[in-house]
RNA sequence: GGAGUCGGCCGGGCAAUCGCCGUCGGCAUGCGUGCCGGCGGAGGAAAGUCCGGGCUCCCUCGGGCAGGACGCCAGGUAACGCCUGGAGGGCGCGAGCCCAUGGAAAGUGCCACAGAAAACAGACCGCCCAAGCGCCGCGAGGCGCCGGCAAGGGUGAAAAGGUGCGGUAAGAGCGCACCGCGCGGGUGGCAACACGCCGCGGCACGGUAAACCCCGUCCGGAGCAAGACCAAAUAGGGGAGCACGCGGGCCUUCGCGCCCGCACCGCCGGUCCCGAGCGGGCUCCCGGGUAGGUCGCUAGAGGCCGCCGGUGACGGCUGCCCCAGAUGAAUGAUUGUCCUCGACAGAACCCGGCUUACGGCCGGCUCCUGGC
RNA sequence: CGGGGCAUGGCGCAGUCUGGUAGCGCAUCUGCUUUGGGAGCAGAGGGUCGGCGGUUCGAAUCCGUCUGCCCCGACCA
Numbered sequence: 001g002g003a004g005u006c007g008g009c010c011g012g013g014c015a016a017u018c019g020c021c022g023u024c025g026g027c028a029u030g031c032g033u034g035c036c037g038g039c040g041g042a043g044g045a046a047a048g049u050c051c052g053g054g055c056u057c058c059c060u061c062g063g064g065c066a067g068g069a070c071g072c073c074a075g076g077u078a079a080c081g082c083c084u085g086g087a088g089g090g091c092g093c094g095a096g097c098c099c100a101u102g103g104a105a106a107g108u109g110c111c112a113c114a115g116a117a118a119a120c121a122g123a124c125c126g127c128c129c130a131a132g133c134g135c136c137g138c139g140a141g142g143c144g145c146c147g148g149c150a151a152g153g154g155u156g157a158a159a160a161g162g163u164g165c166g167g168u169a170a171g172a173g174c175g176c177a178c179c180g181c182g183c184g185g186g187u188g189g190c191a192a193c194a195c196g197c198c199g200c201g202g203c204a205c206g207g208u209a210a211a212c213c214c215c216g217u218c219c220g221g222a223g224c225a226a227g228a229c230c231a232a233a234u235a236g237g238g239g240a241g242c243a244c245g246c247g248g249g250c251c252u253u254c255g256c257g258c259c260c261g262c263a264c265c266g267c268c269g270g271u272c273c274c275g276a277g278c279g280g281g282c283u284c285c286c287g288g289g290u291a292g293g294u295c296g297c298u299a300g301a302g303g304c305c306g307c308c309g310g311u312g313a314c315g316g317c318u319g320c321c322c323c324a325g326a327u328g329a330a331u332g333a334u335u336g337u338c339c340u341c342g343a344c345a346g347a348a349c350c351c352g353g354c355u356u357a358c359g360g361c362c363g364g365c366u367c368c369u370g371g372c
Numbered sequence: 373c374g375g376g377g378c379a380u381g382g383c384g385c386a387g388u389c390u391g392g393u394a395g396c397g398c399a400u401c402u403g404c405u406u407u408g409g410g411a412g413c414a415g416a417g418g419g420u421c422g423g424c425g426g427u428u429c430g431a432a433u434c435c436g437u438c439u440g441c442c443c444c445g446a447c448c449a
Stems, first nucleotide, its partner, number of pairs: 001368010012338007020041009043344001047355002050353005055223004060276005067219005072086005087101001088099004102214002107212002109208003124153002126149003132145005161179006180203001181201005186195003227295004237286006245262006264280004288448003302321003306317004339342001373445007382398004392429001400416005422438005
């Protein structure tokens, strides 16, 4: 100097003027609000809505079926599909990065085309005639049948351990050595797992679970247009479906009433079943009316500094701070000035993550090249 | 703000659940037929299956992510 990799930080600054939203104080008020002054006013992703929680309602609770999500181990956390540390596998010369990574010897399914054969392996080309049989030959032997083989070729994403030596008619874990694999034990580790520790087994076990499935863990549903209160208005209406049963008792009221029991039905917001519980109607469609206000609403798993524990994610403690809350929906415009001339982008109940979009600065580390 | 769905030739759709050559109708083009046109008959062309990545031997189909489009949701009675 170049290439790469990981991590952290920032997201134009200052001033003036005019506006907007909220809030506090004061004044005025016709109670609607107005004026003056002070203070605060978008993000790292506010985004996608992909996960997880808080909160609220569904009357509430339990069990089962079904369904969904996740999936190496240990830890962190309110929780997670997130994060940290480790294990195994893969990529890279390396710093480092990536992995939905339980089970395919529980069962089922699938593996197109090609190929002889695709999971109970198989025999197209090929190799072999040792045994048996037939023919030829005096004979050595030759040819063929019945057969044997799975080394070599070829097909395929995948062809049923690999290399070597022995062995054989030719071959083959058929035998042996090494490597691989499986099972049992030992050692280390909390564990996943590791081992150039020991023994046994010639090997029995192709792939696919982001196919069904099995195992383990977790999960009720809906969402702030949740939900609560006030105010206003009307045709307080019509239609469809399911259900509306029986018995007894009560009455200054004799019915369309009330109470009790049994039965039935409904509710238990994805669906189904059961039990407890609650209720006597529930669901849908058409038509009609109002589209005003208050709360929920932002002080919170909150932020910052420091110390301590931990490899780390994170946790504990002390101190300080209050940091948008709108509802046609505010956070802007103009001017001056400075710089490296400003990307992606705008809160709508709130948090923790992930993913995606995007400008720049700084630092650690690795590789290559050159000079001293 | 919240919830749900869709994307396949020029247009409208099937295939996606259960992975194995992408198909149908209309339209287009060529030829025949006709004096000519239309209709009819015969044949042909045309598809990154919205983009990217992953699983798999193999993806329109399974999984993840992004993009675009469409639909629904106020309260009272």
The prediction has a mean pLDDT of 79. This is a predicted complex of two RNAs, RNase P RNA and transfer RNA, with 449 nucleotides together. It holds a member of the Rfam family "Bacterial RNase P class A". By type it is a ribozyme.